Description:
The RNA shown here (SAM riboswitch aptamer (S box leader)) has 92 nucleotides and comes from Arthrobacter mangrovi. Of the family's consensus pairs, 96% are formed in the model. Rfam family: SAM riboswitch aptamer (S box leader). Rfam's curators write: The SAM riboswitch is found upstream of a number of genes which code for proteins involved in methionine or cysteine biosynthesis in Gram-positive bacteria. The sequence was found by an Rfam model in a public genome assembly. Taxonomically the source falls in Arthrobacter (Bacteria, Bacillati, Actinomycetota, Actinomycetes).
């Protein structure tokens, strides 16, 4: 980087730094933000794939437990549109 499969209404905060936004594009909306949001670093937590144990056992399920990635306001925020986005697996 493009395509494929699979999921996206459950889950998860504290500090330290910055300082005006932010919540993937675009419209219309609505929420969050100087009582400092968004980002980034620490730690800490969570449990989505995969990979580990266990138990059913074809595919697949349930549990555990936390290694490889991911996540950690609000149904991917609400609709609508777009070659949609975002996340994991195997592969080119």
């Nucleotide at each position: 980087u493009a395509a494929c499969c699979a999921u996206c209404c459950a889950g998860a905060g504290c500090g330290g730094c910055u300082g005006a936004g932010a919540g993937a594009c675009c419209u219309g909306g609505c929420u969050c933000g100087u009582u400092g949001a968004c980002g980034c670093c620490g730690c800490a937590g969570c449990a989505a794939c995969c990979a580990c144990c266990u138990c059913g056992c074809u595919c697949c399920g349930a549990g555990g437990a936390a290694g490889g990635u991911g996540c950690u306001a609000c149904c991917g925020c609400c609709a609508g549109g777009a070659c949609c986005g975002a996340u994991g697996g195997a592969g080119a």